RNA sequence: GCUGAUGUGGCUCAGUCGGUAGAGCGUCGCCUUGGUAAGGCGGAGGUCACGGGUCCGAUUCCCGUCAUCAGCU
Numbered sequence: 001g002c003u004g005a006u007g008u009g010g011c012u013c014a015g016u017c018g019g020u021a022g023a024g025c026g027u028c029g030c031c032u033u034g035g036u037a038a039g040g041c042g043g044a045g046g047u048c049a050c051g052g053g054u055c056c057g058a059u060u061c062c063c064g065u066c067a068u069c070a071g072c073u
Base pairs, nucleotide, nucleotide: 001072002071003070004069005068006067007066010025011024012023013022019056027043028042029041030040031039049065050064051063052062053061
């Protein structure tokens, strides 16, 4: 230098032939217990890496940028 993949709550990951974003773990509150753990119930937390474009509407499609990883030279 070229090519490809990935980027979604604190962490690990789903999701989508375009239609109001989810799980597990963690965290907070409550219940249960003599107490702790375990268990049960509920809550908070995400401008879906960033900037544009298409569209009535974009996490999803297109272009560019950035970061990480891999391959080639």
Molecule: transfer RNA
Organism: uncultured Lachnospiraceae bacterium